This is a predicted structure of a 1451-nucleotide RNA (small-subunit ribosomal RNA) from an uncultured bacterium. Its mean pLDDT, the model's own confidence on a scale to 100, is 84. RNAcentral holds the sequence, with entries from ENA and SILVA. It matches the Rfam family "Bacterial small subunit ribosomal RNA". Its family is annotated with ribosome and structural constituent of ribosome in the Gene Ontology.
[in-house]
RNA sequence: GACGAACGCUGGCGGCGUGCCUAACACAUGCAAGUCGAACGGGGAUACAUUGUAGCAAUACGAUGUAUUUUAGUGGCGGACGGGUGAGUAACGCGUGAGCAACCUACCUUACAGAGGGGGAUAACACGCCGAAAGGUGUGCUAAUACCGCAUGACAUGUGGGGAUGGCAUCAUCCUUACAUCAAAGAUUUUAUCGCUAUAAGAUGGGCUCGCGUCCGAUUAGAUAGUUGGCGGGGUAAUGGCCCACCAAGUCGACGAUCGGUAGCCGGACUGAGAGGUUGAACGGCCACAUUGGGACUGAGACACGGCCCAGACUCCUACGGGAGGCAGCAGUGGGGAAUAUUGCGCAAUGGGGGAAACCCUGACGCAGCAACGCCGCGUGAAGGAAGAAGGCCUUCGGGUUGUAAACUUUUGUCUUUGGUGACGAUAAUGACGGUAGCCAGAGAGGAAGCCACGGCUAACUACGUGCCAGCAGCCGCGGUAAUACGUAGGUGGCGAGCGUUGUCCGGAAUUACUUGGUGUAAAGGGUGCGUAGGCGGGCAGGCAAGUUGGAUGUGAAAUACCGGGGCUUAACUCCGGGGCUGCAUCCAAAACUGCAUGUCUUGAGUGAAGUAGAGGCAAGCGGAAUUCCCAGUGUAGCGGUGAAAUGCGUAGAGAUUGGGAGGAACACCAGUGGCGAAGGCGGCUUGCUGGGCUUUAACUGACGCUGAUGCACGAAAGCAUGGGGAGCAAACAGGAUUAGAUACCCUGGUAGUCCAUGCUGUAAACGAUGGAUACUAGGUGUGGGGGGACUGACCCCCUCCGUGCCGGAGUUAACACAAUAAGUAUCCCACCUGGGGAGUACGGCCGCAAGGUUGAAACUCAAAGGAAUUGACGGGGGCCCGCACAAGCAGUGGAGUAUGUGGUUUAAUUCGAAGCAACGCGAAGAACCUUACCAGGUCUUGACAUCCCAAGAAUUCUGUAGAAAUACGGGAGUGCCUUCGGGAACUUGGAGACAGGUGGUGCAUGGUUGUCGUCAGCUCGUGUCGUGAGAUGUUGGGUUAAGUCCCGCAACGAGCGCAACCCUUACGGUUAGUUGCUACGCAAGAGCACUCUAGCCGGACUGCCGUUGACAAAACGGAGGAAGGUGGGGACGACGUCAAAUCAUCAUGCCCCUUAUGAUCUGGGCUACACACGUACUACAAUGGCGAUUAACAAAGGGGAGCGAUGCAGCGAUGCGGAGCAAAUCCCAAAAAAUCGUCCCAGUUCGGAUUGCAGGCUGCAACUCGCCUGCAUGAAGUCGGAAUUGCUAGUAAUCGCAGAUCAGCAUGCUGCGGUGAAUACGUUCCCGGGCCUUGUACACACCGCCCGUCACACCAUGAGAGUCGGGAACACCCGAAGUCCGUAGUCUAACCGCGAGGGGGACACGGCCGAAGGUGGGCCUGAUGAUUGGGGUGAAGUCGUAACAAGGUA
Repeated sequence: GACGAACGCUGGCGGCGUGCCUAACACAUGCAAGUCGAACGGGGAUACAUUGUAGCAAUACGAUGUAUUUUAGUGGCGGACGGGUGAGUAACGCGUGAGCAACCUACCUUACAGAGGGGGAUAACACGCCGAAAGGUGUGCUAAUACCGCAUGACAUGUGGGGAUGGCAUCAUCCUUACAUCAAAGAUUUUAUCGCUAUAAGAUGGGCUCGCGUCCGAUUAGAUAGUUGGCGGGGUAAUGGCCCACCAAGUCGACGAUCGGUAGCCGGACUGAGAGGUUGAACGGCCACAUUGGGACUGAGACACGGCCCAGACUCCUACGGGAGGCAGCAGUGGGGAAUAUUGCGCAAUGGGGGAAACCCUGACGCAGCAACGCCGCGUGAAGGAAGAAGGCCUUCGGGUUGUAAACUUUUGUCUUUGGUGACGAUAAUGACGGUAGCCAGAGAGGAAGCCACGGCUAACUACGUGCCAGCAGCCGCGGUAAUACGUAGGUGGCGAGCGUUGUCCGGAAUUACUUGGUGUAAAGGGUGCGUAGGCGGGCAGGCAAGUUGGAUGUGAAAUACCGGGGCUUAACUCCGGGGCUGCAUCCAAAACUGCAUGUCUUGAGUGAAGUAGAGGCAAGCGGAAUUCCCAGUGUAGCGGUGAAAUGCGUAGAGAUUGGGAGGAACACCAGUGGCGAAGGCGGCUUGCUGGGCUUUAACUGACGCUGAUGCACGAAAGCAUGGGGAGCAAACAGGAUUAGAUACCCUGGUAGUCCAUGCUGUAAACGAUGGAUACUAGGUGUGGGGGGACUGACCCCCUCCGUGCCGGAGUUAACACAAUAAGUAUCCCACCUGGGGAGUACGGCCGCAAGGUUGAAACUCAAAGGAAUUGACGGGGGCCCGCACAAGCAGUGGAGUAUGUGGUUUAAUUCGAAGCAACGCGAAGAACCUUACCAGGUCUUGACAUCCCAAGAAUUCUGUAGAAAUACGGGAGUGCCUUCGGGAACUUGGAGACAGGUGGUGCAUGGUUGUCGUCAGCUCGUGUCGUGAGAUGUUGGGUUAAGUCCCGCAACGAGCGCAACCCUUACGGUUAGUUGCUACGCAAGAGCACUCUAGCCGGACUGCCGUUGACAAAACGGAGGAAGGUGGGGACGACGUCAAAUCAUCAUGCCCCUUAUGAUCUGGGCUACACACGUACUACAAUGGCGAUUAACAAAGGGGAGCGAUGCAGCGAUGCGGAGCAAAUCCCAAAAAAUCGUCCCAGUUCGGAUUGCAGGCUGCAACUCGCCUGCAUGAAGUCGGAAUUGCUAGUAAUCGCAGAUCAGCAUGCUGCGGUGAAUACGUUCCCGGGCCUUGUACACACCGCCCGUCACACCAUGAGAGUCGGGAACACCCGAAGUCCGUAGUCUAACCGCGAGGGGGACACGGCCGAAGGUGGGCCUGAUGAUUGGGGUGAAGUCGUAACAAGGUA
């Protein structure tokens, strides 16, 4: 895009079309084929006339005749057309083009001739009989255009004779002659017509034959006996095995016979750029069929849809004896189905049948009805209209949008509706449609819009609800609490009386590739050769004309389609004209190319001759080294094996070594991307036989060539059969190890096998993953074999042919790569491919002894599987480098007690968070109340806190009672400030509502902040260049550095964030300034600023200098000078990013949740619990020590006003009293401590200090739960710490004390400060982490990755299966209806012959051949089903292992 469609939602009108695709299932009812009285006899009706009987008559009943009319029967024509359906059919059925010298044709037309004279019946009818009916039968009468002889008769037919012409043949045509045979029907009217007979011709319609075309399957390869042909007959309109007898043995088939499946064919239709693909409704042509099967009759025509006979199935009637029927005609019914209409009107038109005609018949047809089923047209209003109304939706609360949309104003009248008029179709009559179409007038915006979509493809976005639920989905994919993807709403987009969905076909799909594809690695080259059919094929010449090309003729129906016009208001629709219908056939012509046959040529191919290399093949013989075994000698305790061991061998003498022997297998070095072969493959030496190649030559043949389906042959290893052989090696097997296991990897043994002969198997990653042949298309460089040139010349050099490699240009390729040995450019032939899995499986066939091979599906399932390359990440890959990473050291932790944090447990609560490194002395720089978030209880509800409004009161302060307090109820003091005199500001209390409040949830919605890799050296960009692209380059390389630091090189050149530097501090000096600091002034004051110190500014260090190394670089090493030397030490400073890392409980914040509570307040409790486990610390275990003494000396950095608090006094002490000084270089905290001297003498101690008792102190409303300190007493564990593990490279570790923050009080923690002050680093193999380059990858959530197989469970399809039940096509036999044909002469018999008897002819009957259905039988094909069984597929979290991907840990 299309549809004979269906389904869902919706639905105003008209025109034109279309409408059982399923059950060729069954059918009630009506209709669909009749007509002719001008063929015939008879009957009926009416009218008139005549007449008879009855009657007074009207009239009634008869008879005869005439006229009109009707029709059961005989007869004629038509029922073979028209209409329906598509079951069957793979066929001369259809299409197309020819042929019939092998044919027929009623009615129609034309021509010619004729129609004489007779005969016998029969239906109707009457009477009788049988039957329920349908119907039948007997006797009698009768007519014809019914039937039958006779006459006539050729231009007819047949036979015979003669002649002419033609043809491919049988033969045909014509002329002539003889013989034989055959006709007829009348009717009507009053004048012509219609009929009748014979012959010929035409037209029309048919029959038969042939060429070509016409679906799928080879897992259908052989089929065929009337089969193929002949001779002779029969039969037919006619040819013919169409049928029959006889004879012969043919005929068809890989160019697909036979068999199976499916199917009506075509013009056309749909689609497509076309080529094609699909299809065959409607319309038209052909065919076939008419309940199923068979058969003939009649006829011009049938083997007959609305005829006949028989058989079967089914239905109906029946008196049970018998009968009747056939909608795949039009309507209609049931049924089936997703699904398809009225038991309508009319013969007015067109057409058909009959008739002389009038006319009759016609479910053909013309119309109407139903259905949006399709196509086409129209409408549902138009113009104006902003307060941008209301409502809805959204909102950043400002607004936006629906939206000129509506309302409102004006207006129109298609459709609608009312009334009127009123066709064409019919040029006389006749109109079903139809009072229809159209026209006129009136009314009134009134009655007329939905459907789908809105994540991308694909035009169109927001809100709410939901929360991996419900659901969506064509593909990708949405949904797990902020869903543009689900549902709803608003809005928007699309189409519009429709819109979506489903189904089917074509397109896109170059995705079966003719046009127009591929095969190194994506699917795909046969394992290799020889060769049959076939396909293709070198140069020249003339010939033919099959292909080819041109012209002409016929045909290619109409319709459709296209173009140009015409008619319906337009369009759809329809009419006319034109071209076309790409095809087929015939004739003529051309001769370039292909072809055919002929002649010729030598370059393709082959032969000859001369040489030549080689693991080419087969057979026989020979050789040495080595392993093993046997014998003997020497000799003694081990050998062997491994990561380490053990099994094993050995004192019965191994292993080692020497000599001798046996046997089998394989051939070191040479040896080489060297050679040979078709491939598989071939390697010691010699001989014999033998195949092929290459070079040179140019004697010979003269296209003899290339390829190659089927076929034939060869074909590694393993395997099989038979017989040998067996040294080594070695599946299976055994043992030892390893391991969680180890049916493995490793070790010790060891059998088939490996070897030989003969036969089979026929497969391999049989690989260059690259079929063969030929030609052409830049080079360079090796190597094997041969030839030539040049040279004195083996060499060297140059040229060339054949092989074999590497590099590389053009070109090709998806890229990788290939590149004269093509994967380039071309030609020819063969093989093969068409998503992954299922599956190289099943079934069937063929081959094989078997194993198995070969050919080779489907159901089902997935949305991928795959190739090449890229960037990362990773590796039990490689290279380089770094780090307290290891190593070298020092001190620890892990053991004890205590402190502290965490887990766990407990609890009313033990609030919450932090979780490997990077949680755990962390948030917390300090939980008795408070803090506090938790628990119990008591209370409040506009609230403890903010803003707004109203009322009252100044604010504030003292105090009483109840209560655990919050709180509740009182008492007293107090009346302020500004003012325009209205009031206002601050504050308090009460009240109403907007609101407050939340340490409630989500750190996976967020901001901010932080940790970590990591102070690691990296991370990027612009432009350019390269690549189809992802990307690359730069950033890689050579050096160097702490550093992507710097230098050099380079298709790169630059730049940014990082590094470094700039900042602070510390170490030296200068200078300036100096009080509270300092003091050369005796003290104080004062003075001074040299020194110490303080704090401002400068200087100083830059590989600057020298030497060596390096590449003349960067830089490194050493040295000098210097306070300091190579970033001097320390700090701050943290790139792009990673971890959905941490934090909603610092703060902020979206959404959700609570609102007399999840908010607020109070008292008490809890966060401090305690069997236990872990982290971090402190104190120790002691003599480098404890205790005492000297109270002797020396710091730095800090803090101090609700503060630090001196001297002094009291107390053993904590501390108290007291208060000088000090907002501090001034005063205070403040004593520094390790140090030194004495003592203790190795012990659970004069170590250690836990625990506990008593007595006190301090802070604070308050130390019970639950603080710190002091004194006296008590005196636990612990004697240096298992596996494991941490920190540190110098003023560092270790050790010693001091201060501060928090803080009423509380530190073993934290943050700072100084004192004393080491050891060690060979080095980078290893562990951990990191950086750069490279490599592999099946990883990309990135190795904490990916992923395989068994087992278990569920479901699905499928193979096998004892069988069971159906279907189909043949075959053999039996039975044998109807019927044609043949025969017979039993019965009967009008026409003709005969005087007659009788004959001829006919009918019935009987018999025979054939013969449908039916029966029996064994096979074949196919479907369904079947206990059980086999594998396969699929399935969020099952089991066992770890096979593969990295060297995947045994490639």